The prediction has a mean pLDDT of 84. Transfer RNA from a Pseudomonadota bacterium, 74 nucleotides, folded computationally. It matches the Rfam family "tRNA". It is annotated as a transfer RNA.
RNA sequence: CCGUUCUUGGCUUAGUGGUUGAGCACCGGACUUUUAAUCCGGCGACGGGGGUUCGAAUCCCUCAGGACGGACCA
Numbered sequence: 001c002c003g004u005u006c007u008u009g010g011c012u013u014a015g016u017g018g019u020u021g022a023g024c025a026c027c028g029g030a031c032u033u034u035u036a037a038u039c040c041g042g043c044g045a046c047g048g049g050g051g052u053u054c055g056a057a058u059c060c061c062u063c064a065g066g067a068c069g070g071a072c073c074a
Stems, first nucleotide, its partner, number of pairs: 001070007010024004018054001026042005047063005
């Protein structure tokens, strides 16, 4: 320098054009003599910017970061 791929709550992840879901964690409550376990409820996310579209996490461009491959490096 070129190409491929990834980026979604604190963590792990689902969702490939039409209400962003789950597990763990965290907070509150129930239960319990207490803790744990169990049950109920709650909090919290689409890497940044731009474009296409009635509508974008999803498609396109660009930037940033990660992973892999290639080239160059004599």

Lineage of the source: Bacteria > Pseudomonadati > Pseudomonadota. The sequence is in RNAcentral, with records from ENA.